Predicted 3D model of a 389-nucleotide RNA (Bacterial RNase P class A) from a Pseudomonadota bacterium. It was read from a public genome assembly, where an Rfam model found it. The coordinates come from a structure-prediction model, not an experiment, and the mean pLDDT is 76. The organism belongs to Pseudomonadota, within Bacteria.
RNA sequence: CCAGAUGGCCGGAUGGCCGCGCUUCGGCUUGUCCGGGGCGAGGAAAGUCCGGGCUCCACGGGAUCAUGGCGCCGGGUAACGCCCGGCGGGGGUGACCCCAGGGAAAGUGCCACAGAAAGCAAACCGCCGGCCCGCGCGGGCAACCGCGCCGACCGGUAAGGGUGAAAGGGUGCGGUAAGAGCGCACCGCAUCGCCGGUAACGGCGAUGGCACGGCAAACCCCGCCAGGAGCAAGACCAAAUAGGGGCGGCGCGCCGGCGAUCAGCCGGCAGGUCGGUUUCCGGGCCAGCCGUCCGGGUAGGUCGCGCGAGGCGUCUGGUAACAGGCGCCCCAGAGGAAUGGCCAUCGCCCGCAAGGGUACAGAACCCGGCUUACAGGCCAUCUGGCGCU
Repeated sequence: CCAGAUGGCCGGAUGGCCGCGCUUCGGCUUGUCCGGGGCGAGGAAAGUCCGGGCUCCACGGGAUCAUGGCGCCGGGUAACGCCCGGCGGGGGUGACCCCAGGGAAAGUGCCACAGAAAGCAAACCGCCGGCCCGCGCGGGCAACCGCGCCGACCGGUAAGGGUGAAAGGGUGCGGUAAGAGCGCACCGCAUCGCCGGUAACGGCGAUGGCACGGCAAACCCCGCCAGGAGCAAGACCAAAUAGGGGCGGCGCGCCGGCGAUCAGCCGGCAGGUCGGUUUCCGGGCCAGCCGUCCGGGUAGGUCGCGCGAGGCGUCUGGUAACAGGCGCCCCAGAGGAAUGGCCAUCGCCCGCAAGGGUACAGAACCCGGCUUACAGGCCAUCUGGCGCU
């Protein structure tokens, strides 16, 4: 210098004018007021995928069952399916990256197509042996014998070919009619022992000729975890109207008719009540009407709601995640929802220039994670290659 790996950080700056939300101080004309000060989006505020705080509901304890989730080991954490450090497997020359990574000798199920055969293994081609027919060559006087080839049958084999994602360990030597863990060496595998490690696991040795194909993101088995709903949770204050309850006031009466002397209906008078009113008039009702108080609850308002598993710095412990000590700081809380607009200068990108552009994105109870989006840039450590000293 080129190409890469990992971790972390920033993600426009300054000024002016006008405006918005919250808060604090002051003013008076006490208001939806005016003036001054302070604060006012993110690394993801996003997806709402996990884990919690908080709230209400349900719930005596324990066990079991069902359902769902998780699943190598150790650690961190309030907790997690998250994070850190290891182990094992896979990829890369390497830094480093990826892995739903328990159990397939408990049982069930599946293994498409192809292929002889896909799980009680099997035998298509091939290889080898036997026997038979035929043909050719050679020998023999002949019967016949020997060799070779083609074919059928019987048997052996699993080296080789072929199919497949996968074919009952691999490589080599020996062995054999041909072959084969049939025998041996090494590798793999299984069992046992010893050693190292908290553990996952690793190393070494002995024994065994190899038994146990794959799939559990199929059922299943084992272990662990899990009550439900969510800030429109939930709590408080509380109009008008209607309805409920307590207390007080007035009234619920009389006559006649029908009916049966009941119930009911009709008519008249009186009383109560309401409206207009000086008397008085008018309307409805006949069991309520008026006054007053109380409680529930709607609209509306207030709280929940911003001091928190908080942030920054530093020290200590720890490989690290993280934990602890000390110091400093207060850092949006609206609620149909403020955080905006314009101008100037600068930065960055595109363009010869004029000029244009400046990513992803917008809090809604809060916190810890994960995932996804993101123009451009910075820092640290490391790897491979090339060059120079």